Record summary:
A computed fold for an 87-nucleotide RNA from Mesobacillus subterraneus, annotated as c-di-GMP-I riboswitch aptamer. Lineage of the source: Bacteria > Bacillati > Bacillota > Bacilli > Mesobacillus. Rfam family: c-di-GMP-I riboswitch aptamer. Its family is annotated with cyclic-di-GMP binding in the Gene Ontology.

RNA sequence: UCUCGAUAAAGGCAAACCUGGUGAAAGCCAGCGACGCAAAGCUACAGGGGCUACGGCAUUCAAUUGCUAAGCCAGCCAGCUACCGAA
Repeated sequence: UCUCGAUAAAGGCAAACCUGGUGAAAGCCAGCGACGCAAAGCUACAGGGGCUACGGCAUUCAAUUGCUAAGCCAGCCAGCUACCGAA
């Protein structure tokens, strides 16, 4: 240095539920709370994947239904960076 990850040390993050806010929704923010996490740190047109569909397009007499990201997800994979050091 790389790989790896202890019943080590020091610290860290925070799922669901609930409350408030925001948004058309997905989701996000704050509080509460810990399911978990060795990258649960960062990166979302310009890697893959997933969610939503206000608007738009198509469909319909209408209701409706389908498609669509310019909106999102990093706690899906991936990429980049990083603390500690038993075996």